[in-house]
Context: one part of a larger RNA
């Protein structure tokens, strides 16, 4: 001076109550663990590993195993020799490729020394081998928490101390007032992006009030710049205005005005630090090990196992529902090696077609839950869909292990779940559903989008943290 306390005070967080959905119980998907394998490649370990590295493991990927092969090497740079039937191509024949073979075709550049290629031999290359307890660089946690510290100047022998405490106040070391302190940096706040309201410039591919045509219908054509809407400026909020309370302060409370009100809502944005936190397999690097192999190349296998355990998910147990038929309303995306309309077949997955569209034009593309009609009538059922069996479609060189989808049958478990446990404070939770990246194919994860939309609340105690204090 920190650190810790079943010490004390003050105050903060979906911390806890309050309440609403869940998880723990099923079947499944998926990560791990443990077994098991020739291999089940490796990394991650309380928070802060475990749908995490994996924004795509049938080959490839791929770091693993089995066999088969290469040896200046799949790649770099240099040396030192040699080389025209060389460099490159390459039949027969062995093989599962790799790789071996080599009949035979057969060359570029040039100052004529000679370069490129190619061979030898050297020197190296390579190494998802080891060390993240040797590191760089990035991360993730405490924690968006308010707080870490400095320069002078005091005090103190001295480690320090003050300043940063003290009485208010604020989300906030914000502000205010006081004081041996004055002042300052990094944090906080704001500056920055988005959403909400005007307003101005623009008006196509968007938008249709009026005018006018024109259709069964449709902004379809003229045409129009208002209105939506797009995307570029700006204005708009400052506690600015009133009242009350406070110390006349800082700021609280409550009005008014206003599309918004007290940080309006969200996003970016993470101080000194702490964990020898995590990554040597993203890269890059000491240092060690390996060099006819711990390199490199290949075919097949595994990374997809299965008594079990765990962890995050999906469906689900119905009636606020299932199922049939009919009818609205998105928003953000993304498409020329692509998205793909109409129409045609096909129960369907899909298949022919091939308009249009380098996309505010066209496609993708129906949004779902909802409305309205009908039916079911409380049963393991018309809830559930697992698993199985057959017959198919589609991408791929190739779906046996190991893809998705689709038809027709099959029809499990589940009757709302112990102990214990997690998300949430509002356009939030719940539920409905589009998208997109990766990607030939494959999404129940992920990252986005919008739709329709809740109950509930105080600071006693649990769990983290902020201050100030105690022999």
């Nucleotide at each position: 001076u920190g650190a810790c306390g079943g010490g004390g005070g003050c105050c903060c967080g979906c911390a806890c109550a309050a309440g609403c959905a869940g998880c723990g119980g099923a079947g499944c998907g998926u990560g791990u663990g443990g077994u098991u394998u020739a291999a089940u490649u490796c990394g991650a370990g309380g928070c802060u590993a475990c749908a995490c590295g994996a924004a795509g493991a049938a080959c490839c990927u791929u770091a693993c195993c089995u066999a088969g092969a290469c040896u200046u090497g799949a790649c770099a740079u240099g040396a030192u020799g040699g080389u025209g039937g060389u460099a490159g191509g390459g039949a027969a024949c062995c093989g599962a490729a790799a790789g071996g073979g080599g009949a035979c075709c057969g060359a570029c550049c040039c100052u004529c020394g000679g370069g490129a290629g190619c061979c030898a031999u050297c020197a190296c290359a390579g190494g998802u081998g080891c060390u993240g307890c040797a590191u760089g660089g990035c991360u993730g946690u405490c924690g968006u928490c308010a707080g870490c510290u400095c320069g002078u100047g005091u005090c103190g022998u001295g480690a320090g101390a003050u300043g940063u405490u003290c009485g208010g106040u604020u989300a906030a070391g914000u502000c205010c007032c006081g004081c041996a302190a004055c002042g300052a940096g990094c944090g906080c706040a704001a500056c920055c992006c988005u959403c909400g309201c005007c307003c101005c410039u623009a008006g196509u591919u968007g938008c249709c009030a009026a005018c006018g045509g024109g259709u069964c219908a449709u902004g379809c054509c003229g045409g129009g710049a208002a209105c939506u809407c797009u995307a570029g400026g700006g204005g708009g909020a400052c506690u600015g205005c009133c009242c009350c309370g406070g110390u006349u302060a800082a700021c609280g409370g409550g009005g008014a005005g206003g599309a918004a009100g007290g940080u309006g809502g969200g996003g970016a944005u993470g101080a000194c630090g702490u964990c020898a936190a995590g990554u040597c397999a993203u890269c890059a690097u000491g240092g060690c090990c390996u060099u006819u192999a711990u390199g490199u190349c290949c075919a097949g296998g595994g990374c997809u196992a299965c008594a079990c355990a765990c962890g995050u998910g999906c469906u689900a147990c119905a009636a606020u529902g299932g199922c049939c038929g009919g009818u609205a309303c998105a928003a953000a995306g993304g498409g020329u090696c692509g998205c793909a309309a109409a129409c045609g077949c096909g129960c369907g997955a899909g298949c022919g077609g091939g308009a249009g569209c380098u996309a505010a034009u066209c496609c993708c593309a129906a949004a779902a839950a909802g409305c309205c009609g009908g039916u079911c009538c409380c049963a393991g059922u018309u809830g559930g869909g697992a698993u199985c069996g057959c017959a198919g479609u589609c991408u791929g060189c190739a779906a046996c292990u190991c893809g998705a989808c689709u038809g027709c049958g099959u029809g499990a478990a589940c009757g709302c779940a112990g102990a214990a446990u997690c998300g949430c404070u509002a356009g939030u939770a719940a539920u409905c559903g589009c998208g997109a990246a990766u990607c030939a194919g494959c999404a129940g994860g992920u990252c986005g989008c919008g739709g329709u939309g809740a109950c509930u609340u105080a600071u006693u105690c649990c769990c983290g943290g902020u201050c100030c204090u105690c022999a």
The part of an RNA shown here (small-subunit ribosomal RNA, 3' major domain) has 471 nucleotides and comes from an uncultured bacterium. Model confidence (mean pLDDT): 86 of 100. Rfam family: Bacterial small subunit ribosomal RNA. Rfam links the family to the GO terms structural constituent of ribosome and ribosome.